Predicted 3D model of an 85-nucleotide RNA (c-di-GMP-I riboswitch aptamer) from Thiobacillus sp. UBA6918. It was read from a public genome assembly, where an Rfam model found it. Lineage of the source: Bacteria > Pseudomonadati > Pseudomonadota > Betaproteobacteria > Thiobacillus. Its Rfam family is "c-di-GMP-I riboswitch aptamer". Its family is annotated with cyclic-di-GMP binding in the Gene Ontology. Its mean pLDDT, the model's own confidence on a scale to 100, is 81.
RNA sequence: UCUGACCAAGGGCAAACCCGUCGUGAGGCGGGGACGCAAAAUUUCCGGUCUGGAGGUGUUCAUGCCAGAUAGCGGGAUCGCCGGA
Numbered sequence: 001u002c003u004g005a006c007c008a009a010g011g012g013c014a015a016a017c018c019c020g021u022c023g024u025g026a027g028g029c030g031g032g033g034a035c036g037c038a039a040a041a042u043u044u045c046c047g048g049u050c051u052g053g054a055g056g057u058g059u060u061c062a063u064g065c066c067a068g069a070u071a072g073c074g075g076g077a078u079c080g081c082c083g084g085a
Stems, first nucleotide, its partner, number of pairs: 001085004012037002017032006035072001041078003045075003048070004055066003
């Protein structure tokens, strides 16, 4: 630097659901709990999906544009354990 076929070693994270809490909401956070994951570590830069009469703008009432959410929807960027070359 590349790589994860087999075999490992030490392990790590935590879906759905339940309880509490925050939020208009999507959803987040904490606890329980494990569906799974070799990056299911970090980050909204690009795309997708979702939310929305909460805020701004526009419109004449509809998310159109902002905005928000999703990193366990992909891509990109950054950092990392072990093994192999």